[in-house]
């Protein structure tokens, strides 16, 4: 840049104190997290086959699970910046919920 982020999938062993990206909330956490290692699993981004389509492509649909990655708490744990829509004493400004879309981030090509 570009697709994807409401599904899915844990057990041992070592460390031993934070950890969940950042702010805030909520949580995980000496019944041992997070981090590393083994072994297990999930998925199906990319390899691979088949097939559509094509001048050739790009794209699309399957199929598969040896191979490259990802990944295995909590929708990306939730919000954060905009809309709109509905509450409140509510025209507006604040507030709550809710919905969509940005931004950020993760992985992949």
């Nucleotide at each position: 840049u570009c697709a994807u982020c409401c599904a899915g999938a844990g057990g041992g062993g070592a460390c031993g104190a934070g950890g969940g990206a950042c702010c805030g909330g909520c949580c995980c956490g000496g019944c041992g997290a997070c981090u590393c290692c083994c072994c297990g699993g999930c998925a199906a981004c990319c390899a691979g086959c088949c097939g559509a389509g094509c001048a050739g492509a790009a794209u699309c649909g399957g199929c598969c699970g040896c191979g490259g990655u990802g990944c295995c708490a909590a929708c990306u744990c939730c919000g954060g910046c905009g809309u709109g829509a509905u509450c409140g004493a509510g025209a507006g400004c604040c507030g709550a919920u809710c919905a969509c879309g940005a931004c950020a981030g993760a992985u992949g090509a």
SAM riboswitch aptamer (S box leader) from uncultured Microlunatus sp., 109 nucleotides, folded computationally. The RNAcentral record of the sequence draws on MGnify. NCBI's taxonomy places the organism under Bacteria, Actinomycetes, Propionibacteriales, Propionibacteriaceae, Microlunatus. Its Rfam family is "SAM riboswitch aptamer (S box leader)". Rfam's curators write: The SAM riboswitch is found upstream of a number of genes which code for proteins involved in methionine or cysteine biosynthesis in Gram-positive bacteria.